[in-house]
Predicted 3D model of a 349-nucleotide part of an RNA (small-subunit ribosomal RNA, central domain) from an uncultured bacterium.
Context: one part of a larger RNA
């Protein structure tokens, strides 16, 4: 390098922002670098390649052709790419004027549980298990009621529900904020798609430095099981779990399905708007637009299936893949405290 794929066989980058670079709407004037015709000029010779010849043939040698598909100029063509002007309004953003939402950040406030303290009532057992046992109780424990105090999580609403680029996101009001949809067609006029690097967010567990610690609960200490039992059960119990801040950057980070446009029979559910009809409404209906399901046909698929939320038909860009083990290792190179990304080959089957 060509070619073939990445739902599950290897293979979609955890997600987004964007930098180069790719790639780009409709109409029209130019220009002619890409393109397309012609000419010249050059492409050494020998080789291949066609014909003829000459050694008895052949190899080999001789003559002519014919290719040398380059490369440089000239002239013509202008549809398609560039490129430079002009114009458009369907992509693409903007305005208005309304909607929905656990989107994010703060900060503030509630109750129900739970745990301790103190009080009152009571007086012998409570826990806990398969069964017990450690454990906790006359220095009054479990109940129970009354007060306080502390910390975490927010029942029902609650859904196949809603939101966010992913991790995510749930008690209530408040303030500041992103982001979405819907009407309306009023402006801007291609301002667009991807996007290597590069930024930046990125569940848990972990780290540092304060601080906070009710409940849970790695280590760990004991009861138990057991042939043992460094587990599963049962008692307690540290770090963590919480909160500021400041690292880490991985995950089956999953739809194991990058993104972004268009086109391709339906059916039905649910969520959010927007209009129509019938209605006194509540509500039926019907259209339409966004979002989230299932079921399905054509096509696709190896098969499960997948089917407008395609893995179908096409395009545009990026990322990965190439038998298994060595190995996601070792080296180097970055960056971090720990480890991460990045990434071989020897040998081997």
């Nucleotide at each position: 390098c060509u070619g073939g794929g990445c739902u599950u066989a290897a293979a979609g980058g955890g997600u987004g922002c964007g930098u180069a670079g790719g790639c780009g709407g409709c109409c029209u004037c130019g220009u002619a670098a890409g393109c397309g015709c012609u000419c010249c000029g050059u492409g050494a010779a020998a080789u291949c390649c066609c014909c003829c010849g000459g050694c008895u043939c052949a190899a080999c040698c001789g003559g002519g052709g014919a290719a040398c598909u380059g490369c440089g100029g000239g002239g013509c063509g202008g549809a398609c790419u560039g490129c430079g002007g002009g114009g458009c309004u369907u992509g693409a953003g903007g305005c208005a004027u309304g909607g929905a939402g656990a989107g994010g950040u703060c900060g503030u406030c509630g109750g129900a549980a739970c745990g301790c303290u103190c009080g009152g009532u009571g007086g012998a057992g409570c826990g806990g298990u398969g069964a017990a046992a450690u454990g906790c109780g006359u220095u009054g424990a479990u109940a129970u009621c009354g007060a306080g105090c502390g910390g975490a999580a927010c029942g029902c609403c609650g859904a196949a529900g809603g939101u966010g680029a992913a991790g995510a996101c749930a008690g209530g009001c408040g303030a500041c904020u992103g982001g979405c949809c819907a009407u309306g067609u009023c402006c801007u006029g291609a301002c667009g798609c991807u996007g290597a690097g590069g930024c930046a967010c990125g569940a848990a567990a972990g780290c540092g430095u304060g601080g906070g610690g009710a409940g849970c609960a790695a280590a760990c200490g004991g009861g138990a099981u057991u042939a043992g039992a460094u587990a599963c059960c049962c008692c307690g119990g540290u770090a963590g779990u919480c909160c500021a801040c400041g690292c880490c950057c991985u995950a089956a980070a999953c739809g194991a399905u990058g993104c972004g446009c268009a086109c391709u029979a339906g059916a039905u559910c649910g969520a959010g708007g927007c209009g129509g009809c019938u209605c006194u409404g509540a509500c039926g209906u019907c259209g339409u637009c966004u979002c989230g399901g299932u079921c399905g046909c054509a096509g696709a698929g190896a098969a499960a299936u997948c089917a407008a939320u395609a893995a179908g038909u096409g395009c545009g860009c990026c990322g990965c893949c190439u038998g298994g083990g060595g190995a996601g290792u070792a080296c180097g190179g970055u960056c971090g405290c720990a480890g991460g990304c990045u990434a071989a080959a020897a040998c081997u089957c």
The RNAcentral record of the full RNA draws on Greengenes. Model confidence (mean pLDDT): 89 of 100.